[in-house]
RNA sequence: GCCGAGAUGGCUCAGUCGGUAGAGCACAUCCAUGGUAAGGAUGGGGUCCCGGGUUCGAUUCCCGGUCUCGGCU
Repeated sequence: GCCGAGAUGGCUCAGUCGGUAGAGCACAUCCAUGGUAAGGAUGGGGUCCCGGGUUCGAUUCCCGGUCUCGGCU
């Protein structure tokens, strides 16, 4: 330099035909126990990497950029 994959709550990840986002773990409160762990319920937390374009409407489609991983040279 070229090619491919990826970037979404604190962490690991879903979200395949565009309709303002979820799960598990973690965290807080409560239930339960003589107490701990395990278990159950509820709740808080995300301008979906950045900028632009298309659209009534974009995490999703198009263009450019940044970063990470892998491959080729």